The prediction has a mean pLDDT of 85. The part of an RNA shown here (small-subunit ribosomal RNA, 3' major domain) has 478 nucleotides and comes from a metagenome. The full RNA is in RNAcentral, with records from SILVA.

[in-house]
Context: one part of a larger RNA
RNA sequence: UGACGGGGGCCCGCACAAGCGGUGGAGCAUGUGGUUUAAUUCGAAGCAACGCGCAGAACCUUACCUGGGCUGAAAGCCUAUGGAAUCCCCCAGAAAAGGGGGAGUGCCCUUCGGGGAGCCGUAGUUUAGGUGCUGCAUGGCUGUCGUCAGCUCGUGUCGUGAGAUGUUGGGUUAAGUCCCGCAACGAGCGCAACCCUUGUCGUUAGUUGCUAACAGUUCGGCUGAGCACUCUAGCGAGACUGCCGGUGUUAAGCCGGAGGAAGGUGGGGAUGACGUCAAGUCCUCAUGGCCCUUAUGUCCAGGGCUACACACGUGCUACAAUGGCCGGUACAGAGAGCAGCGAGCUCGCGAGGGUAAGCGAAUCUCAAAAAGCCGGUCUCAGUACGGAUUGGAGUCUGCAACUCGACUCCAUGAAGGCGGAAUCGCUAGUAAUCGCGGAUCAGCACGCCGCGGUGAAUACGUUCCCGGGCCUUGUACA
Numbered sequence: 001u002g003a004c005g006g007g008g009g010c011c012c013g014c015a016c017a018a019g020c021g022g023u024g025g026a027g028c029a030u031g032u033g034g035u036u037u038a039a040u041u042c043g044a045a046g047c048a049a050c051g052c053g054c055a056g057a058a059c060c061u062u063a064c065c066u067g068g069g070c071u072g073a074a075a076g077c078c079u080a081u082g083g084a085a086u087c088c089c090c091c092a093g094a095a096a097a098g099g100g101g102g103a104g105u106g107c108c109c110u111u112c113g114g115g116g117a118g119c120c121g122u123a124g125u126u127u128a129g130g131u132g133c134u135g136c137a138u139g140g141c142u143g144u145c146g147u148c149a150g151c152u153c154g155u156g157u158c159g160u161g162a163g164a165u166g167u168u169g170g171g172u173u174a175a176g177u178c179c180c181g182c183a184a185c186g187a188g189c190g191c192a193a194c195c196c197u198u199g200u201c202g203u204u205a206g207u208u209g210c211u212a213a214c215a216g217u218u219c220g221g222c223u224g225a226g227c228a229c230u231c232u233a234g235c236g237a238g239a240c241u242g243c244c245g246g247u248g249u250u251a252a253g254c255c256g257g258a259g260g261a262a263g264g265u266g267g268g269g270a271u272g273a274c275g276u277c278a279a280g281u282c283c284u285c286a287u288g289g290c291c292c293u294u295a296u297g298u299c300c301a302g303g304g305c306u307a308c309a310c311a312c313g314u315g316c317u318a319c320a321a322u323g324g325c326c327g328g329u330a331c332a333g334a335g336a337g338c339a340g341c342g343a344g345c346u347c348g349c350g351a352g353g354g355u356a357a358g359c360g361a362a363u364c365u366c367a368a369a370a371a372g373c374c375g376g377u378c379u380c381a382g383u384a385c386g387g388a389u390u391g392g393a394g395u396c397u398g399c400a401a402c403u404c405g406a407c408u409c410c411a412u413g414a415a416g417g418c419g420g421a422a423u424c425g426c427u428a429g430u431a432a433u434c435g436c437g438g439a440u441c442a443g444c445a446c447g448c449c450g451c452g453g454u455g456a457a458u459a460c461g462u463u464c465c466c467g468g469g470c471c472u473u474g475u476a477c478a
Stems, first nucleotide, its partner, number of pairs: 001478002003475003007472007015462002019426005026317008034308002042053002064303007075127002078124006086103006107116003129292002132290003138286002140281003143277001145275001150189006156165003169180003195269004200237007209227002214224003240263001243257005319419001323378007335366003340359002344355004385416001390411007432454007
């Protein structure tokens, strides 16, 4: 100087408390351990591994296993040589690989013999290739403490020195934020602001919106007409403790009030200091060293990554009446779409099929929002709750759904009576609850990333648990 203390003081954080909803019990989905297996590829391991890499494992992916093949190889450059390219057929094969046959000539130059570019094949020569090992050799990227308020430097001063001072102290703040004081005076990286979005208004602009005013109307902004309003998206205004009162040291600030769409950082996002964990990743990529080279490379078929006595994590659906079912009816936002979204009509109980308008989309489509509201029914029952499981019949995607897809219909109807010890999230448009969209993607979502609808309860307080910041103290620790 740090670190640590079941030392002290001060102060924060859904840390506790107050409150709401969960997990732990059930069924299923998914990840992991374990076990099994020819293989169940590999990595991730307290917080910070476990719906994680995987924003899509039937083949492919694929790195694993079994079997069948190749050996200068799948690919590039050069040289030689043949043929344009390309397409089709046959043999045998699981395919890859292999054998045989046919059709067929384009572009530029030309002395019409041919030459050249490009592409394909063969041969030679050379470069290969490795998801093999080491993340404890590394770059890059990332997690975490932590959006915590800290981490440092120059000069000066003090100290033999390590170092201290500044950065401590008195107030204050979300903040090393600001004020005052002070052997310090300044400065840098952080904080804040500048950026995006949302909330109010103005202006510019109107193939979206408006019957607001007029006219027509097959009644639909549908048409004429108009940019008032809504909206869209560019510019601008607006909030600064600016104003008033109180308080404070006359300071920084704090409390209350006015005005205002918004008030003391208005809400949300992006943004992550010096560093810590030899944290994670050599399986994104890059890269040192080591290792393999008729194989640890490479091609193909099939299988596996989907196994199942068990154990754990994360979720979904429930156990019902604030509910289930049936009929009617209302209101979003944000997105996506041409090998696409697909209206309407029609067939089917349905998944879906047939036909087909419009739309590269403020114009058309996906599209119905759902919870809600109105009416009816069920009456506490393992039920008209719950939907697992299984049988049958189908639809769609795809070369192909046996291992191993999703969905539909009929039948079947399991466990489950609100869950032990324990444990998680959340402070407001939040929790809870309801549906909608997107990426990936041929197909496949209870996951992920977004979007809006309805919309709470509680916070006395900081003794205690956990994590953190500052000062101080002890130490036989570094």
It matches the Rfam family "Bacterial small subunit ribosomal RNA". Gene Ontology terms of the family: ribosome and structural constituent of ribosome.